[in-house]
RNA sequence: CAGGCAGACUGGACCAUCGCUGAGUUUGGCUCGACUUCGGGUCACGCGCAGAGGAAAGUCCGGGCUCCGGAGAACAUGACGCCGGCUAACGACCGGGCGCCGUAAGGCGACAGACAGGGCCACAGAAAACAAACCGCCUGGAGGAAACUCUUGGUAAGGGUGAAAAGGUGGUGUAAGAGACCACCGCGGGCGUAGCAAUGCGGCCGGCAGGGCAAACCUCGUCAGGAGCAAAAUCAAGCAGCAACGGAAUGGUUCGUUCAACGUUGCGGGUCGAUUGCCUUCGAAAGAACCCGCAAGGGUACUUCGAGACAGAUGAUGGUUGGUCUUUUGGGGACUUCCCGAUCGAUACAGAACCCGGCUUAUAGGUCUGCCUGUUUU
RNA sequence: UCCCCUGUAGCUCAGUCGGUAGAGCAGGUGGCUGUUAACCACCCUGUCGGCGGUUCGAGUCCGUCCGGGGGAG
Numbered sequence: 001c002a003g004g005c006a007g008a009c010u011g012g013a014c015c016a017u018c019g020c021u022g023a024g025u026u027u028g029g030c031u032c033g034a035c036u037u038c039g040g041g042u043c044a045c046g047c048g049c050a051g052a053g054g055a056a057a058g059u060c061c062g063g064g065c066u067c068c069g070g071a072g073a074a075c076a077u078g079a080c081g082c083c084g085g086c087u088a089a090c091g092a093c094c095g096g097g098c099g100c101c102g103u104a105a106g107g108c109g110a111c112a113g114a115c116a117g118g119g120c121c122a123c124a125g126a127a128a129a130c131a132a133a134c135c136g137c138c139u140g141g142a143g144g145a146a147a148c149u150c151u152u153g154g155u156a157a158g159g160g161u162g163a164a165a166a167g168g169u170g171g172u173g174u175a176a177g178a179g180a181c182c183a184c185c186g187c188g189g190g191c192g193u194a195g196c197a198a199u200g201c202g203g204c205c206g207g208c209a210g211g212g213c214a215a216a217c218c219u220c221g222u223c224a225g226g227a228g229c230a231a232a233a234u235c236a237a238g239c240a241g242c243a244a245c246g247g248a249a250u251g252g253u254u255c256g257u258u259c260a261a262c263g264u265u266g267c268g269g270g271u272c273g274a275u276u277g278c279c280u281u282c283g284a285a286a287g288a289a290c291c292c293g294c295a296a297g298g299g300u301a302c303u304u305c306g307a308g309a310c311a312g313a314u315g316a317u318g319g320u321u322g323g324u325c326u327u328u329u330g331g332g333g334a335c336u337u338c339c340c341g342a343u344c345g346a347u348a349c350a351g352a353a354c355c356c357g358g359c360u361u362a363u364a365g366g367u368c369u370g371c372c373u374g375u376u377u378u
Numbered sequence: 379u380c381c382c383c384u385g386u387a388g389c390u391c392a393g394u395c396g397g398u399a400g401a402g403c404a405g406g407u408g409g410c411u412g413u414u415a416a417c418c419a420c421c422c423u424g425u426c427g428g429c430g431g432u433u434c435g436a437g438u439c440c441g442u443c444c445g446g447g448g449g450a451g
Stems, first nucleotide, its partner, number of pairs: 001374010012321007020051003024047002027044007053349001057360002060358005065228004077224005082096004097111001098109004112219002117217001119213003134159002136155003140151004167185006186208001187206003191202004232276004241267006247259004283305001285304003289300004323347003328342005379450007388403004397434001405421005427443005
């Protein structure tokens, strides 16, 4: 210098005018309670303060919180599946092992089980699973002058089919062959050793145990009770209901009995509505520091607490300016192009609604750090 | 705010435990008829919503995104 890998950060800045939301405060109006100097509620104007994100998104996982259900266990259903750790929890994350890809830095992996069971393997091919023999190779017999033809048997080395063909390579052996035998590799078992473990390494034994598919069903193991803030809790007009009294009826009065309407008082449940939940000030919060840990993460003390509605705010216009790209053009070096300047335009994805931890998806651009490979020069 | 279903030819729909996708209508050509319709024969048509994965092989199995429809309070 070129190409690449991994990680982190950022997601323009400033000013003016008008407007919106929240809590605070000054003044004023209305209203309630207390009684007049106080307090609460509400409205208006003014003042200063605060006001979206890395994903606020998808709602794919996991928790907090709330209600319902529940003796315990199991079934069903769903998710996950190497080992260790971390955490409130997880299928997320971190570290390690193994396999595959890459020259490498690194990346990817739903990474248990196919002698528990049912099942599938199209086409091609002889044969797709208790193996089989199309072309071949070899042996015996018959025919033939021979080439060769027919036939009995052996074989699975070679060819051919297929995604996949019953261990692989080399040798011994044989009529030809074959784990038939031998060496190495693979596979299975057990031993030693390193490691918490997955697993690695090294001897020993076994002649090979009988293909693949579980990301359709299934088996084994682990985890999960259900619903979700419009959850839920508190207060509570009105209407209806119930009770007491008044009142009315019982053709005069009182007691008793009865009650369609009316009035007063009370009751419980609870609608409209209001408040809480709700905005994070004791919280799995954020920031920087120190300590422990390879890391995810944990601990200690310090600082900060900075949006929050209930038809749902965070906007609009104008100006200046930074970076990048583009249009038109001027100058210089130079002749794919580079540097300096002017000008027109563009500048992403996207908008909180109970709150957190992850994942996934979208995203114009810009900045930084570490590492790998190649070439050239020193 | 939350939950569920669905996407296959121009239209309406099938497609079993993965094996190479069909039916009806529509369209085209020919026949029949004096002509048209009806009828008969033949033909045309698909990135199975997109991308990625599992597998020898995916419309089908898995993940993720997109579109459409419906429901709860």

Predicted 3D model of RNase P RNA and transfer RNA as a complex of 451 nucleotides.